[in-house]
The RNA shown here (transfer RNA) has 77 nucleotides and comes from an uncultured Isosphaeraceae bacterium. Its Rfam family is "tRNA".

RNA sequence: GCCGGGGUAGCUCAGUUGGUCAGAGCGGCGGUCUCAUAAUCCGCAGGUCUGGGGUUCGAGUCCCCACCCCGGUACCA
Numbered sequence: 001g002c003c004g005g006g007g008u009a010g011c012u013c014a015g016u017u018g019g020u021c022a023g024a025g026c027g028g029c030g031g032u033c034u035c036a037u038a039a040u041c042c043g044c045a046g047g048u049c050u051g052g053g054g055u056u057c058g059a060g061u062c063c064c065c066a067c068c069c070c071g072g073u074a075c076c077a
Stems, first nucleotide, its partner, number of pairs: 001073007010026004019057001028044004050066005
């Protein structure tokens, strides 16, 4: 360089056909419980859906460009 996969909460990841699709687990914070801690249970906060542009009444989802990560492959030395 080429091909493929991926980028969504602090972390790991869902998100079907464009339309209750802003979600889960863990983590964090507060409470419950306990002599106390952990565990359990209840609640809360936390988002530029990588960036930009486009299509559309409507985009995390479709199209284009760029950036980043992973895998494969080719070339040079």